[in-house]
RNA sequence: AGAGUUUGAUCCUGGCUCAGGAUGAACGCUGGCGGCGUGCCUAACACAUGCAAGUCGAACGAAGCACAUAGGAAAGAGACUUCGGUCAAUGGAAUAUGUGACUUAGUGGCGGACGGGUGAGUAAUGUAUGAGCAACCUGCCUUUCAGAGGGGGACAACAGUUGGAAACGACUGCUAAUACCGCAUAACGUACAGACAUCGCAUGAUGACUGUACCAAAGAUUUAUCGCUGAAAGAUGGGCUCAUAUCUGAUUAGCUGGUUGGUGAGGUAACGGCUCACCAAGGCUGCGAUCAGUAGCCGGACUGAGAGGUUGAACGGCCACAUUGGGACUGAGAUACGGCCCAGACUCCUACGGGAGGCAGCAGUGGAGAAUCUUGCACAAUGGGGGAAACCCUGAUGCAGCAACGCCGCGUGAAGGAUGAGGGCCCUUGGGUCGUAAACUUCUGUUCUAAGGGAAGAUAGUGACGGUACCUUAGGAGCAAGUCCCGGCUAACUACGUGCCAGCAGCCGCGGUAAUACGUAGGGGGCGAGCGUUAUCCGGAAUUAUUGGGCGUAAAGAGUACGUAGGUGGUUUCCUAAGCAUGGGGUUUAAGGCAACGGCUUAACCAUUGUUCGCCCCAUGAACUGGGUUACUUGAGUGCUGGAGGGGAAAGUGGAAUUCCCAGUGUAGCGGUGAAAUGCGUAGAGAUUGGGAGGAACACCAGUGGCGAAGGCGACUUACUGGGCUGCAACUGACGCUGAGGCGCGAAAGCGUGGGGAGCAAACAGGAUUAGAUACCCUGGUAGUCCACGCUGUAAACGAUGAAUGCUAGGUGUAGGGGGUAUCGACCCCUCCUGUGCCGCAGUCAACACAAUAAGCAUUCCGCCUGGGGAGUACGGCGGCAAGGUUGAAAAUUAAAGAAAAUGGACGGGGGCCCGCACAAAGCAGCGGAGCAUGUGGUUUAUUCGACGCAACGCGAAGAACCUUACCAGGUCUUGACAUCCAGGUAAAGCUGUGGAGACACAGUGUGUGCUUGCACAAUCUGAGACAGGUGGUGCAUGGUUGUCGUCAGCUCGUGUCGUGAGAUGUUGGGUUAAGUCCCGCAACGAGCGCAACCCCUAUAAUCAGUUACUAACAGGUCAAGCUGAGGACUCUGAUCAGACUGCCGGGGACAACUCGGAGGAAGGUGGGGACGACGUCAAAUCAUCAUGCCCCUUAUGACCUGGGCUACACACGUGCUACAAUGGCUGUAACAAAGAGAAGCGAAACCGUAAGGUGGGGCAAAUCUCAAAAAAGCAGUCUCAGUUCGGAUUGUGGGCUGCAACCCGCCCACAUGAAGUUGGAGUUGCUAGUAAUCGCGGAUCAGAAUGCCGCGGUGAAUACGUUCCCGGGCCUUGUACACACCGCCCGUCA
Repeated sequence: AGAGUUUGAUCCUGGCUCAGGAUGAACGCUGGCGGCGUGCCUAACACAUGCAAGUCGAACGAAGCACAUAGGAAAGAGACUUCGGUCAAUGGAAUAUGUGACUUAGUGGCGGACGGGUGAGUAAUGUAUGAGCAACCUGCCUUUCAGAGGGGGACAACAGUUGGAAACGACUGCUAAUACCGCAUAACGUACAGACAUCGCAUGAUGACUGUACCAAAGAUUUAUCGCUGAAAGAUGGGCUCAUAUCUGAUUAGCUGGUUGGUGAGGUAACGGCUCACCAAGGCUGCGAUCAGUAGCCGGACUGAGAGGUUGAACGGCCACAUUGGGACUGAGAUACGGCCCAGACUCCUACGGGAGGCAGCAGUGGAGAAUCUUGCACAAUGGGGGAAACCCUGAUGCAGCAACGCCGCGUGAAGGAUGAGGGCCCUUGGGUCGUAAACUUCUGUUCUAAGGGAAGAUAGUGACGGUACCUUAGGAGCAAGUCCCGGCUAACUACGUGCCAGCAGCCGCGGUAAUACGUAGGGGGCGAGCGUUAUCCGGAAUUAUUGGGCGUAAAGAGUACGUAGGUGGUUUCCUAAGCAUGGGGUUUAAGGCAACGGCUUAACCAUUGUUCGCCCCAUGAACUGGGUUACUUGAGUGCUGGAGGGGAAAGUGGAAUUCCCAGUGUAGCGGUGAAAUGCGUAGAGAUUGGGAGGAACACCAGUGGCGAAGGCGACUUACUGGGCUGCAACUGACGCUGAGGCGCGAAAGCGUGGGGAGCAAACAGGAUUAGAUACCCUGGUAGUCCACGCUGUAAACGAUGAAUGCUAGGUGUAGGGGGUAUCGACCCCUCCUGUGCCGCAGUCAACACAAUAAGCAUUCCGCCUGGGGAGUACGGCGGCAAGGUUGAAAAUUAAAGAAAAUGGACGGGGGCCCGCACAAAGCAGCGGAGCAUGUGGUUUAUUCGACGCAACGCGAAGAACCUUACCAGGUCUUGACAUCCAGGUAAAGCUGUGGAGACACAGUGUGUGCUUGCACAAUCUGAGACAGGUGGUGCAUGGUUGUCGUCAGCUCGUGUCGUGAGAUGUUGGGUUAAGUCCCGCAACGAGCGCAACCCCUAUAAUCAGUUACUAACAGGUCAAGCUGAGGACUCUGAUCAGACUGCCGGGGACAACUCGGAGGAAGGUGGGGACGACGUCAAAUCAUCAUGCCCCUUAUGACCUGGGCUACACACGUGCUACAAUGGCUGUAACAAAGAGAAGCGAAACCGUAAGGUGGGGCAAAUCUCAAAAAAGCAGUCUCAGUUCGGAUUGUGGGCUGCAACCCGCCCACAUGAAGUUGGAGUUGCUAGUAAUCGCGGAUCAGAAUGCCGCGGUGAAUACGUUCCCGGGCCUUGUACACACCGCCCGUCA
């Protein structure tokens, strides 16, 4: 710091998404240690249990306990005894007094207003910052001054009686105090009155002075003090007031009755409507009152470059709350979390009468929830309460426990170690990779375990933490690695599985049989005791733009003016000091941040020091802004002069035209349309003439001309009226600009009331059109259009461009006015202002474009925009009679939407130019009808497969009886019919026989080549496995080949230039051509693939060469014949060469290219024909020519055999053949080709047969021989218009040929039979000259089997005015919302 995503590509606008950081987090997988932090964000939901606020006996009475003294009871060892008892150590009761630095229920004091929790409420009685109180309080603490004299009466406790289940009381009696109450004392206190001084900020404040009135006190202990009372001051803590700041909504615009103020009174610590009485009618609000929603606020935290945005856990400050609501009491302080009273809800106890409770304290429980801990230890430290103190209390706090919840640190080993082990994965099978990784060797000891020592935190003592941190020793690599990702963004790739399935996905998107995107594995990348996901915030996002955006066309200028508040504002003098700048002061708690330094081994963490924003005050400065003041005239306005205009509104007038009415003339149509019909008309239309009525609109002039703010304004006249312009420079002296709300105006349609109504004309009716036609077209026709008065308030109300001011090259029109020059003066020319257009520079813009009438450069103010659709919709408000207008959302949905711009294509029933048997015209011959042949569809058990618009269909197939053959049925084989390798055996093949449909099986026969002489080769059989084999699938995985547009004239590149870019230019333009062919011009200059030419055939001539071709002259010779000698003249053959190039002449054209005509020439403007096919298009065709990836089959989807099928047959289509006849058929007959083929071949003569054919075998590997006869034509005869002497299908019989074999299923011949068909509907095909048409000949394939195909020659026409239209194509241009590209896109309805 950016990236992905709209398009075929581009630029722009614009949203969505990602990479970063953060968290009180949760979830998934995983988990070794330590330090420091953090831990109910949800139910301010309910809470069992324990603890969290007590303390003081040095305030007090009393009780208990202990001790001491006195006292000596009961009992009683023992002794004596008269047995009745007596003495008696011991024992220590009751009682009394005293002591206790023992305990405590109560009275009393202080503290329970702190500490701890929570964030429900609260949008201001809150908080933050800064001020103020001349309007206040303050226990305990500190300092100072003064004082404490003398009395009194009670109430608890306690005792007794008594109520109640309990909680808790009631009555009687006794009693103490630092409890309570009078009296005295009384000021530097308070209140009042008087007079004085000083000061201030309005009320006033302070300090002396005088007088009057009033108010205090408590003791304890035993000597050290601690307490008590009054006053003053301080400190601390509070109270109140003010200013500024503090979320969203205007679809909340008005709110307010103690409300605002005053006077008086009350109340308070204190000001105050805080409360009350009276009086006045105020107060707040667009700078957002009131209302509604949401929310504790801040220091700070997160993020960000910053400005900002978000947040308010933990720590710290303030506030609020304590089950909900209300209330006061006590007190220095509360309207009181662990106090009281009342009411409500809930829970618990109950003897049913009543009672008790409040975890938002610490633990803990239930519940809610994705989710948040121990009913731990200690007061040792820090701090708090009480106490004189010891001490007591303290879930504050210090610690420990649980949790990877966060941050930080450490570890899971280190070094060596190549045969690069095994194994996994991949593989082109060679290898590569995991990988020095492991094993193995040598070490170390963070951790871990065991043992020993052992802190600081503490001062005399006291240590929860804790035998903890830390240290030492020993042991032993031992106990310690995962998670996410690997298509792009984004670092990291292969294999297999799956097959739009399963699944993934943050966005784009991936998956339909070769998935780097799914799942698994191997490998790799990232981070690491964590890693991912989810949620939320900031960033990126300049995507709310103050920094730092926009509004002609992408979202966005209000329809337009006037104008209020507000904002903003010309030149100048002086003052001020609010903004601004500088200096100083105060404050800005601490923590945090930053910097430095230090302490824990380091870090996180912690400590010390420094520093930072903001606000307030004081002083200084005076350029700019503001305020005050003094002037000015250029902004603005006024006045005067002149002149233009469909500016407005009212009244009147006019002519043309339509329609209607009346009358005349006149007769059959009129009208209307693409064509018609409805309609009107013989009851007289239409047409025409005359007269009349009525309404509406104003031709020509008329012009990107005028006027108006916009809407808008058009006959003429009159009076009324607004604004602008020119000129002058007399007046005012900044009076200006903009303008939220507000208020006017505002096309058409529409609405209300009343008129009017000729024409036109929604609705409606009829006629047409059409598949339909609720439309377009026609005939009618009502509202309405017109007028008056009201309403509505919208339009693509547009320049899709808000208003105002200033500045920034020009050129050229036009409207109005002024000035200059010319003696006057029209015109012309120059020039100034105002309006209105066009072109154009700079500049701007995404581009288009704008360009002094800016979309340029600046300033001011207003309005509006923030992805698309939902939607200008819903709800609400406002205004409207209604129609409807204005204001104006959300949910859910989507990754784009961009009537944004531009580019190259494609397309258009857009335009221009041009070409083609493309059409038309002119022709010729056909197809479509018949029969047959052949191919296809369909049907069919196999009827193998492929080809399907042109560009499949006599196509692959240049030839299916078997074979071919891929199909079907049956019979067989399984290393195989075919290839290579291994081992063993044997020659094998062939021939014969038997069985069988055959494949095959069996039997017999038969026995190789080479030599180094026991091996090798070839062949064959058997066996095992590697493998063979597949016309099985995929032509949408491919190569190669082919078709097509199209023999159309196009398709591109380098450099340069233009454009932000895609791209353009060149290649466009003017001509011309068959042609991007050539010429000229040109920011292009060149080049390549195509075109043309070079190649072949053909047309002419020459030269050379002549055998198998030819024969003029000479000679020979035959029935005849180049038959022979000979010739090289001719024809011909086949080689070389010439010729044609717009070269020549003339016209046109631009002195060009070129074109038209002509000459010469065998041939003339590419002479004719062929081969030759640019960049590309159609996922065109072919896996069945061949090759080939992947998938599939492997006793079968391979291989062999026999038979069948590909030849079927209701039917439909394509391509052909033969015909329908006389330009003909038949019969006869003395013509004339070219090009080919031939040895498993062509086959002559001759003979046989009616013929097909047979016999025969001369000749010929062919300019020699053969096929081979050319046919049409010509000549002669016959037939005479008919289903025929046309036509030949079909069928029968008999033959021939090929072949192992003609049944399914060949061809030919003869005889007989003699079908349809008499020129073919709609429609449709080919052809422009040696062409169409017509006639025969040959060849390939092939044993045989062409009407097909490929070639060859013979005879040989007709017509072409032309480019409007159909089809196809080329170039230029234009529109586009198309890009799978019009067979597109897309709208509505229905399902």
Model confidence (mean pLDDT): 82 of 100. A computed fold for a 1391-nucleotide RNA from an uncultured bacterium, annotated as small-subunit ribosomal RNA.